The part of an RNA shown here (small-subunit ribosomal RNA, central domain) has 354 nucleotides and comes from Chamaerops humilis. Its Rfam family is "Bacterial small subunit ribosomal RNA". Its family is annotated with ribosome and structural constituent of ribosome in the Gene Ontology. The coordinates come from a structure-prediction model, not an experiment, and the mean pLDDT is 85.

Context: one part of a larger RNA
RNA sequence: UUGGGCGUAAAGCGUCUGUAGGUGGCUUUUCAAGUCCGCCGUCAAAUCCCAGGGAUUAACCCUGGACAAGCGGUGGAAACUACCAAGCUGGAGUACGGUAGGGGUAGAGAGAAUUUUCAGUGGAGCGGUGAAAUGCGUAGAGAUCGGAAAGAAUACCAAUGGCGAAAGCACUCUGCUGGGCCGACACUGACACUGAGAGACGAAAGCUAGGGGAGCAAAUGGGAUUAGAUACCCCAGUAGUCCUAGCCGUAAACGAUGGAUACUAGGCGCUGUGCGUAUCGACCCGUGUAGUGCUGUAGCUAACGCGUUAAGUAUCCCACCUGAGGAGUAUGUUCGUUCGCAAGAAUGAAACUC
Repeated sequence: UUGGGCGUAAAGCGUCUGUAGGUGGCUUUUCAAGUCCGCCGUCAAAUCCCAGGGAUUAACCCUGGACAAGCGGUGGAAACUACCAAGCUGGAGUACGGUAGGGGUAGAGAGAAUUUUCAGUGGAGCGGUGAAAUGCGUAGAGAUCGGAAAGAAUACCAAUGGCGAAAGCACUCUGCUGGGCCGACACUGACACUGAGAGACGAAAGCUAGGGGAGCAAAUGGGAUUAGAUACCCCAGUAGUCCUAGCCGUAAACGAUGGAUACUAGGCGCUGUGCGUAUCGACCCGUGUAGUGCUGUAGCUAACGCGUUAAGUAUCCCACCUGAGGAGUAUGUUCGUUCGCAAGAAUGAAACUC
């Protein structure tokens, strides 16, 4: 490599768009490239196999036959794949009527809390802990009341709930805007699926420049604890956390489960939207569809468990795995290459050991 695998043993790219490529619905033609059948040629001899024979046997030697994929030629078949032509509507899409939503982006506004500050009342503690101390306070703290400012986050509703490709998204209102679902069937007529390279997005932390800085808080300082305490606890506190413009491109980026299509028992919920029944109307009841959960049959699985949202039964395409460590490593002029300001990221060994 083949085979076999990929929830937890090694293994699904973080997610999507899409080029080449691979694969691809139904009907009727054309053609004969693939495919199938017949015949011919060729596939040296030796070897291998079969039947005889020879050397006193055997190895060995001789004679004859057989074997045979492939390649080429020729004559046919036309179901399937490909091709040609014409069509179809079920896949896919467009238009139409509705509809739910923390989907995105920009702007405006709101209240609670916190901190600071100004003024009043008041007068000795406050704070913190297992217990304390550092700390704050008679230069008037803490408490209470009134005014002002700032920044960040939006209690309750809230949910096993909604939306988004994922990351993620929640106070209210407005502008712009993406996608989904349902219905009816009007239109196009296979326009589809996947996707190597490629491109886009991508939490937090981090980086560059300029702002901002209430609270929290790496680093750091102090107080405790302790044998020690570069920690856990306490008092402070800077980067950062926030905004704008760029960069980085990683996470247990998890459902540890790639995408698409079809089929295969049920039961019980929730969300969106139809239909029937009922009704003045809203409920209730039955039923369809799209999503989201629990339980469970067959089946699968090493087991755990999965089970119409499959890890079941099948098809197509892509990524990835191949004993453990060394190692997701290779340094200071480096194994190299690409990207990055850097941090580093991506790709990615070998010696050696068991």